[in-house]
Context: one part of a larger RNA
RNA sequence: AGCAAAUGGUGGAUGCCCUGGCACUAGAAGCUGAUGAAGGACGUGUGCUAAAUCACGAAAGCGUCGGUGAGACAUUAUGCAGUCAUUAUCAACCGGCGGUUUCCUAAUGGGAAAACCCACUCUUUCCGCAAGGAUCGAGUAUCCCGAUGCUCUUUAAGAGCCGUCGGGAGGGGAACUCGGGGAACUGAAACAUCUAAGUACCCGAAGGAAAAGAGACCUAUAUAGGUAUUCCGUUAGUAGCGGCGAGCGAAAACGGAGAAGCCCAAACCCCGCCUUUGGCGGGGGGUUUCGGACUCUGCAUCAAUAUUCUUUUUCAAUAUCAGAACGUUUUGGAAUGGACGACCAUAGAGAGUGAAAGUCUCGUAAGGCAAAUUGAGAAAGAGUAUGCGGAUGUUCCAAAGUACCACGAAGCACGGCAACUUUGUGGGAAGACGGCCGGGCCACCGGCCAAGGCUAAAUACUUCUAGUGACCGAUAGUGAACUAGUACCGUGAGGGAAAGGUGAAAAGUACCCCGGAAGGGGAGUGAAAUAGUACCUGAAACCGUUUGCUG
Numbered sequence: 001a002g003c004a005a006a007u008g009g010u011g012g013a014u015g016c017c018c019u020g021g022c023a024c025u026a027g028a029a030g031c032u033g034a035u036g037a038a039g040g041a042c043g044u045g046u047g048c049u050a051a052a053u054c055a056c057g058a059a060a061g062c063g064u065c066g067g068u069g070a071g072a073c074a075u076u077a078u079g080c081a082g083u084c085a086u087u088a089u090c091a092a093c094c095g096g097c098g099g100u101u102u103c104c105u106a107a108u109g110g111g112a113a114a115a116c117c118c119a120c121u122c123u124u125u126c127c128g129c130a131a132g133g134a135u136c137g138a139g140u141a142u143c144c145c146g147a148u149g150c151u152c153u154u155u156a157a158g159a160g161c162c163g164u165c166g167g168g169a170g171g172g173g174a175a176c177u178c179g180g181g182g183a184a185c186u187g188a189a190a191c192a193u194c195u196a197a198g199u200a201c202c203c204g205a206a207g208g209a210a211a212a213g214a215g216a217c218c219u220a221u222a223u224a225g226g227u228a229u230u231c232c233g234u235u236a237g238u239a240g241c242g243g244c245g246a247g248c249g250a251a252a253a254c255g256g257a258g259a260a261g262c263c264c265a266a267a268c269c270c271c272g273c274c275u276u277u278g279g280c281g282g283g284g285g286g287u288u289u290c291g292g293a294c295u296c297u298g299c300a301u302c303a304a305u306a307u308u309c310u311u312u313u314u315c316a317a318u319a320u321c322a323g324a325a326c327g328u329u330u331u332g333g334a335a336u337g338g339a340c341g342a343c344c345a346u347a348g349a350g351a352g353u354g355a356a357a358g359u360c361u362c363g364u365a366a367g368g369c370a371a372a373u374u375g376a377g378a379a380a381g382a383g384u385a386u387g388c389g390g391a392u393g394u395u396c397c398a399a400a401g402u403a404c405c406a407c408g409a410a411g412c413a414c415g416g417c418a419a420c421u422u423u424g425u426g427g428g429a430a431g432a433c434g435g436c437c438g439g440g441c442c443a444c445c446g447g448c449c450a451a452g453g454c455u456a457a458a459u460a461c462u463u464c465u466a467g468u469g470a471c472c473g474a475u476a477g478u479g480a481a482c483u484a485g486u487a488c489c490g491u492g493a494g495g496g497a498a499a500g501g502u503g504a505a506a507a508g509u510a511c512c513c514c515g516g517a518a519g520g521g522g523a524g525u526g527a528a529a530u531a532g533u534a535c536c537u538g539a540a541a542c543c544g545u546u547u548g549c550u551g
Stems, first nucleotide, its partner, number of pairs: 001550009015536001016501002020472002022469009031172002039104003042057004046081003051076003062098006071084003109118003119140004125134003142169007149161005176207001177205005187194001191243001215227001217226002230257004240248002261454003268284007289432001291397003294393001295391005304386015320368002326341005342359002344348001350362003404427008414439001434449005488495002508535001511522004
């Protein structure tokens, strides 16, 4: 030195575990902010006592109403001291409703290097002879809308005094929604139309949902049929589109979820004002294709329906109450195991307890409970709103730079010979004897009435509560089971970890010895200390020790 056996160190795999995650289901809930938010800074939470987390705001857990209650002074977090309370004159704890809520921040009196600096006006109290100082409270940003005062320029309407008064806005929000913009990699086995994709991303706006929505519709073999929108299934990878390549890809109809319909402009009438061939404002009227007004006329009329508020009542949420039934023996450190004999069950879900518990603990089943606030339903009362037709007619009205056309684009599954929707430029109607549509266009036939508006539910997403899992089990599962968006990195935007396990219980090794200490040897605890906080198990690589063999 090699080999073998034994025995250690190092290391942290593996096994076992779960106060953490992931996905989903059901129910409930869903905006917030100048009455100052979201988010922070700084403080407070008896003292020793700093820090982190959590809660709170100089009233730093205050008041009140309920519940609960023998202990409490938040946790990490023990100890000593002190304090409050101990069956209520009720400490602490849980819930409802109020109160307080420093400073920064939209931040809004001015400024600023956020949590700081400096003011002005009015006001309370105090000091001072006064000047002034301290102090309590309120106000002082900008923009928009409405009202209103003054001044100016001037008939076109404006401007200023940042005038005065009243109202509103501003900022935040994980995902979801709508709108305005809008890539490229990639695919086409290259690449340009095309695709990726109206995706990612940016901006704006709104809400608890948003958007859409009540026919100038869809259909059609038809003088037939359907009847708002939204979502799911199906239609269907069909019809189609497509360097007819790669690929893209409907709709009607049908089956379901859910269902709800309405209001204006105008004609005509009345009132008011004005700068009066008229205009503006208010009220009535009227709202759809079998139209409405005007003219004439019939029926019904105090009930019904819808909606708002109040009261009563029921149910539910936000604290809670109560809740059955087991012993002996044996092994063991420990019984929930074994043996023997019982019991409960509308409860044999689950968790914990020194091993595996229906009957030990918390619970579970079936039940009970609310002063206060909130939600839903029902009933009663009050207020508000709302009728149905017919006849006559060359009378009046029925949304204009609109429809439509040309050219150029975009959206429609549809890239063109391309209907439909939107519109940049130019042109530019009709007036119900009218107009639009039925996928070029024309005729016929049919459907419908644009150029104003509103509209719940079914749908999307998330939070909370309860639960479920042929989901993960510490290199997994969230980035994060631990001080985690922490430490650390970066000027910054931003990037972003590692790190779980003693034991049933700290019983965490009194005391003695060696050592400067670290550490160790005894002793002791414990079932176990090769379970000693470098702590369960403790693989391999790697490094030793002892013995044997080879040489």
Molecule: large-subunit ribosomal RNA, domain I
Organism: Candidatus Roizmanbacteria bacterium RIFOXYA2_FULL_41_8